The part of an RNA shown here (small-subunit ribosomal RNA, 5' domain) has 502 nucleotides and comes from an uncultured bacterium.
[in-house]
Context: one part of a larger RNA
RNA sequence: AUGAACGCUGGCGGCGUGCUUAACACAUGCCUUUCGAGCGAUGAAGUUUCCUUCGGGAAAUGGAUUAGCGGCGGACGGGUGAGUAACACGUGGGUAACCUGCCUCUUAGAGUGGAAUAGCCUUCCGAAAGGGAGAUUAAUACCGCAUAACGUUGAAAGAUGGCAUCAUCAUUCAACCAAAGGAGCAAUCCGCUAUGAGAUGGACCCGCGGCGCAUUAGCUAGUUGGUAAGGUAAAGGCUUACCAAGGCGACGAUCAGUAGCCGACCUGAGAGGGUGACCGGCCACAUUGGGACUGAGACACGGCCCAAACUCCUACGGGAGGCAGCAGUGGGGAAUAUUGCACAAUGGGGGAAACCCUGAUGCAGCGACGCCGCGUGAGCGAUGAAGUAUUUCGGUAUGUAAAGCUCUAUCAGCAGGGAAGAAAAUGACGGUACCUGACUAAGAAGCCCCGGCUAACUACGUGCCAGCAGCCGCGGUAAUACGUAGGGGGCAAGCGUUAUCC
Numbered sequence: 001a002u003g004a005a006c007g008c009u010g011g012c013g014g015c016g017u018g019c020u021u022a023a024c025a026c027a028u029g030c031c032u033u034u035c036g037a038g039c040g041a042u043g044a045a046g047u048u049u050c051c052u053u054c055g056g057g058a059a060a061u062g063g064a065u066u067a068g069c070g071g072c073g074g075a076c077g078g079g080u081g082a083g084u085a086a087c088a089c090g091u092g093g094g095u096a097a098c099c100u101g102c103c104u105c106u107u108a109g110a111g112u113g114g115a116a117u118a119g120c121c122u123u124c125c126g127a128a129a130g131g132g133a134g135a136u137u138a139a140u141a142c143c144g145c146a147u148a149a150c151g152u153u154g155a156a157a158g159a160u161g162g163c164a165u166c167a168u169c170a171u172u173c174a175a176c177c178a179a180a181g182g183a184g185c186a187a188u189c190c191g192c193u194a195u196g197a198g199a200u201g202g203a204c205c206c207g208c209g210g211c212g213c214a215u216u217a218g219c220u221a222g223u224u225g226g227u228a229a230g231g232u233a234a235a236g237g238c239u240u241a242c243c244a245a246g247g248c249g250a251c252g253a254u255c256a257g258u259a260g261c262c263g264a265c266c267u268g269a270g271a272g273g274g275u276g277a278c279c280g281g282c283c284a285c286a287u288u289g290g291g292a293c294u295g296a297g298a299c300a301c302g303g304c305c306c307a308a309a310c311u312c313c314u315a316c317g318g319g320a321g322g323c324a325g326c327a328g329u330g331g332g333g334a335a336u337a338u339u340g341c342a343c344a345a346u347g348g349g350g351g352a353a354a355c356c357c358u359g360a361u362g363c364a365g366c367g368a369c370g371c372c373g374c375g376u377g378a379g380c381g382a383u384g385a386a387g388u389a390u391u392u393c394g395g396u397a398u399g400u401a402a403a404g405c406u407c408u409a410u411c412a413g414c415a416g417g418g419a420a421g422a423a424a425a426u427g428a429c430g431g432u433a434c435c436u437g438a439c440u441a442a443g444a445a446g447c448c449c450c451g452g453c454u455a456a457c458u459a460c461g462u463g464c465c466a467g468c469a470g471c472c473g474c475g476g477u478a479a480u481a482c483g484u485a486g487g488g489g490g491c492a493a494g495c496g497u498u499a500u501c502c
Base pairs, nucleotide, nucleotide: 001500002499004498005497006496007495008494011374012373013372014371015370016369017367018366019332024330025329026328028327029326030325034071035070038069039068041066046061047060048059049058050057051056079285080284081283089209090208091207092206093205094204095203098202099201103198104197105196107194108193109192111145112144113143114142121134122133123132124131125130151176152175153174154173155172156171158169159168160167161166181190182189183188211257218248219247220246223245224244225243226242227241228240229239230238260282261281262280263279264275265274266273267272287308288307289306290305291304310321311320312319313318338364340363341362342361346360347358348357349356350355377407378406379405380404387398388397389396390395411443414437415436416435417434421429446491447490448489449488450487451472452471453470457486458485459484460483461482467474468473
């Protein structure tokens, strides 16, 4: 010094912090939705008119509601550290070898057609999960054609520059590629398409740096290089065919072991040593293994497919699931919390907005787990009371300690008021913090030690027994070392012990 645990004890508050073990298995609830101003459909309340047997009915208007199609978001945020000794991380560079939705700016544009499909309806199969067939319908869903360059590709010749392939600029020619509407009375706004910049985020490559083992000395066939092709956003044995026989290694390859890395944290005068909880950055993973799809972005924790183990449902034909999200349960363990409140704030997603969602977050609850602060009273008070311990029986100690008198009210309790956090409105926290008033010394001290190291001594009991102990060592009849008591020392809402690091 600690994310600690254990023993004894325990008044209050603030700020932090809390599965270090089984990346063990998980009941239940919640954690990613949103947009009706993209679309067809559905059509509640209300309003108006008409009819009425006075119960209501019909029509129009109105648009609440939302299953489905469609868009954006589910690649962020949140968790964990299993794997990884690696360009994973840190640091410094490179990309003339790259991508980038939303956002900002620039320049142009949106012409004309088409065919479907969910939903709905009819029907069939199935225990269910779910699925099939027919008919029909819409779009900012899908597909043609047109238009188009400062876009892409190819060709020609030129200028400038460079780092080999080339980069930039201007000229000519050819080929290819686009679009979607919605709201509003309108103005206009929100979108759409192409292009060039920017910003942001990512991808790849390289130098250097950071574990132990030689009781691991040889390792390697896509292996090392070349040519060609494929593939990718992109360089590349990344992949394939062919050719060559290379490549790494005592400057420690390879094998096996251990380990997420860093900013930082602990210690130390420093150099160094140790650690990598919380907070921040990066990486990896999401029951185990593999795979791709969609998409600007994933090979995707709360998406899909396959295989495996496990659990559950079943009408035995077949299906469903994945807490290393927040709570919570069992288990393991010396050991680690509530199945809480709120979107009020901050931030995120969607939306034109109103708003909706958000176990992110803000708060509250539990734990002396840590740090910090405060209190458990203050002054006076000697017949040095009683009690207790001891005694040489005179006394001595406890000890101004108590009692008693005077005073105060921090904290807790009671009563009244009562915020900031919120820019118009909106406060979970919370009648909280805080302020005021009255009230009673009341409700609030323990733990370890006293042989030396090491601050602090006597009595009794015990008798190498019982026991103590960090080291030296104590105990066998006068034990300051064991046990108890009185006294004393230290720290104090803590004190000791254990473990680990300096």
Its mean pLDDT, the model's own confidence on a scale to 100, is 87.